The RNA shown here (THF (Tetrahydrofolate) riboswitch aptamer) has 99 nucleotides. The model forms 82% of the base pairs in the Rfam consensus. Its Rfam family is "THF (Tetrahydrofolate) riboswitch aptamer". Rfam's curators write: Tetrahydrofolate (THF) riboswitch was first reported for Ames et al. as an RNA motif in 5' untranslated (5'-UTR)regions of folate transport and biosynthesis genes in Firmicutes genomes. For this family Rfam cites "A disconnect between high-affinity binding and efficient regulation by antifolates and purines in the tetrahydrofolate riboswitch" (Trausch and Batey, Chem Biol, 2014). The coordinates come from a structure-prediction model, not an experiment, and the mean pLDDT is 75.
[in-house]
RNA sequence: UACAGAGUAGGCUUGCAAGCGUCACAGUGCCGACGGGACGGGGAGUUGUCCGUCGGACGAAAAGCUUGUCUUGCGAUUUGCAGGCCGCAUCCCGCUGUC
Numbered sequence: 001u002a003c004a005g006a007g008u009a010g011g012c013u014u015g016c017a018a019g020c021g022u023c024a025c026a027g028u029g030c031c032g033a034c035g036g037g038a039c040g041g042g043g044a045g046u047u048g049u050c051c052g053u054c055g056g057a058c059g060a061a062a063a064g065c066u067u068g069u070c071u072u073g074c075g076a077u078u079u080g081c082a083g084g085c086c087g088c089a090u091c092c093c094g095c096u097g098u099c
Base pairs, nucleotide, nucleotide: 002098003097004096005095010086011085012084013083014082015081016080017079018078019077020075021074022073030056031055032054033053034052035051036050037049041093042092043091044090062072063071064070065068
């Protein structure tokens, strides 16, 4: 110098456990506005990503008998744990291997 490679945050998914709602202005998902965060070891960092607030459209499944702080279901439902999968948008430097 050239080529190759490793590693993060995070995301998705399956299982288990514990919640919430099922009495529905919820929650999830979708669209928009505003604000904020994170993004391999270092630096920069998006039209990508996550979170919050507000607004908009859409809109859910109950059943049982033992009548309960109940059970079984249901919800693109929440959180935790475990497994699996994906994984720095991109740029520069660094690291490892080979010549």